Context: one part of a larger RNA
Molecule: small-subunit ribosomal RNA, central domain
Organism: Datura wrightii
């Protein structure tokens, strides 16, 4: 390379936006690129395939033929790709009333806790553990109770619930602003799915510079436990988590399942919203459409499990995968302040 694959065996890039590029819905016209269908011209001969035939058979010779192929010329067909021209509207978007939301940036305020300072009461401990120290404490702890101050995080509601593209998002107002979803109808009319490369976005935890810095804590020191304790426990703590302006591009970034559209039994839920119904606040009751849970048939899977939210049936595009180790390693190149990231191999081994 063909193939066969990708939830869990190797394998879906964190996500998303979109460039070139691939694929493209409906009716009618036109053309004949490709397609298809006849001719010629080529493809030395040998050789292969074939069909007669000799050599007593066969390996062999000998005559004669053809498919397929590619360039080329030529007429020809017009379903289906494609190109023309035109038209519809289901796809797609827009404009319109509604509507639910922790969707996002900014700004403003709250209480309950916790710690620290300070002033009162009080008077011998407290603290901590399996058990103890080590700490704090008559220079008056701890307990209790007024006042002051930070800094971070917001209980209860709360859920199998909601928004987000994905990380991720929750005290409460305000102010901007991003997307969904639903009904009714008008608008434009295939403008569309995908998407190499580029581009944005990406928890922590980690870097730069200024900041704050209550708690909890890597590293540290200290007590204890052990045969030893570089751990576990227990007293303390520095970085760090907090904001502000950059850096960093990584994660079991998991549904371990790429995006898109169409089809294929049920049955229970909850969320938005319309329609009906109704003894008219809501609720209930019965249906439609959205996105979201549980269950379970055909079917599919090595099994497990999946299962209208497929891992069923099928189509289009884009990514990996190709036995283990060596290696996610060298080397080299690009980024990065650095840690490092991002492409990525062989020799040997079994």
């Nucleotide at each position: 390379u063909u193939g066969g694959g990708c939830g869990u065996a190797a394998a879906g890039a964190g996500u998303c936006u979109g460039u070139g590029g691939g694929u493209g819905g409906c009716u009618u016209u036109u053309u004949a690129a490709g397609u298809c269908c006849g001719c010629c011209a080529u493809c030395a001969a040998a050789u292969c395939c074939c069909a007669g035939g000799g050599a007593u058979c066969a390996a062999c010779c000998c005559u004669a033929g053809a498919c397929a192929g590619g360039u080329g010329g030529u007429g020809u067909a017009a379903a289906a790709u494609a190109c023309c021209a035109a038209g519809a509207u289901g796809g797609a978007g827009u404009a319109u009333g509604g509507u639910a939301g922790g969707g996002g940036c900014a700004g403003a305020g709250g209480g309950a806790a916790u710690u620290u300072c300070c002033a009162g009461u009080g008077g011998a401990g407290c603290g901590g553990u399996g058990a103890a120290a080590u700490g704090c404490a008559u220079a008056g702890a701890g307990a209790u109770c007024a006042g002051a101050a930070a800094g971070a995080a917001c209980a209860c509601c709360a859920a199998u619930g909601g928004g987000a593209a994905a990380a991720g998002c929750a005290c409460u107002c305000u102010g901007c602003u991003g997307g969904g979803c639903c009904g009714a109808c008008a608008c434009u009319g295939a403008c569309a799915c995908u998407g190499a490369g580029u581009g944005a976005u990406g928890a922590a935890a980690g870097c730069u510079a200024g900041g704050g810095g209550a708690a909890c804590g890597a590293a540290u020191a200290g007590g204890a436990u052990u045969a030893g304790a570089u751990a576990u426990c227990c007293c303390a703590g520095u970085a760090u988590u907090c904001c502000u302006a950059g850096c960093c591009g990584u994660a079991a970034a998991c549904g371990a399942u790429g995006g898109a559209u169409a089809c294929u039994a049920g049955g229970c839920g909850a969320u938005g919203u319309g329609c009906g119904u109704a003894u008219c606040a809501a609720c209930c009751c019965g249906u439609g459409c959205a996105g979201u849970g549980c269950u379970g048939u055909a079917g599919c899977u090595a099994a497990u499990g999946u299962g209208u939210u497929a891992a069923g049936u099928a189509u289009c595009c884009c990514g990996c995968c190709u036995g283990g180790g060596g290696a996610g390693u060298a080397c080299a190149u690009u980024c990065g302040c650095a840690a490092g990231a991002a492409u990525g191999a062989a020799a040997c081994u079994c």